[in-house]
RNA sequence: GGGCCCAUAGCUCAGUUGGUCAGAGCAACCGGCUCAUAACCGGUUGGUCCCAGGUUCGAGUCCUGGUGGGCCCA
Numbered sequence: 001g002g003g004c005c006c007a008u009a010g011c012u013c014a015g016u017u018g019g020u021c022a023g024a025g026c027a028a029c030c031g032g033c034u035c036a037u038a039a040c041c042g043g044u045u046g047g048u049c050c051c052a053g054g055u056u057c058g059a060g061u062c063c064u065g066g067u068g069g070g071c072c073c074a
Stems, first nucleotide, its partner, number of pairs: 001073007010026004019057001028044005050066005
């Protein structure tokens, strides 16, 4: 220098060819249970979907550029 993949909640991830959906588990917090703690059960909180543009009536999803990470070639 060239190519490919990835980036979504505090963490690990899903999101089915663009639409009524922004979610799961864990974590944290509150409550139940218990003499108490853990476990278990119920609930709540938590997101500028990496950044900036574009396409579209509509973008987490498609396109372009950038940033960061990983792999391969030279």

Record summary:
A computed fold for a 74-nucleotide RNA from Halothermothrix sp. DTU029, annotated as transfer RNA. Rfam family: tRNA. By type it is a transfer RNA. Rfam describes the family as follows. Transfer RNA (tRNA) molecules are approximately 80 nucleotides in length. It was read from a public genome assembly.